[in-house]
Overview
This is a predicted structure of a 72-nucleotide RNA (transfer RNA) from a Candidatus Micrarchaeota archaeon. It was read from a public genome assembly. Its mean pLDDT, the model's own confidence on a scale to 100, is 83. Its Rfam family is "tRNA".
RNA sequence: GGGCCCAUAGCUCAACGGUAGAGCGCCCGCCUUGCACGCGGGAGGCUGAGGGUUCAAAUCCCUCUGGGUCCA
Numbered sequence: 001g002g003g004c005c006c007a008u009a010g011c012u013c014a015a016c017g018g019u020a021g022a023g024c025g026c027c028c029g030c031c032u033u034g035c036a037c038g039c040g041g042g043a044g045g046c047u048g049a050g051g052g053u054u055c056a057a058a059u060c061c062c063u064c065u066g067g068g069u070c071c072a
Stems, first nucleotide, its partner, number of pairs: 001071007010024004018055001026042005048064005
C1' cells in the first nucleotide's frame, strides 16, 4: 500500500428495511432467622462519526475513525 471482517446496554452477543432484544452484571421486591440459590419486577441504547437512498435505515450505498485478519 491492497483485500476481507468487526463496531448495538457496564461485559458477551442477537435483531426480514417497519416499536432495538437476550444472557451475565446492577437496583428493588418475594422467599430465608440471615446470606446464597431460586422466583418476579425495574433502570440502563438515539446502534463508532458524517453524508446519501427510502414514506420508513442498526440493517442498503459512500466517506472517515478505531480494531482484527490475510497478501505484498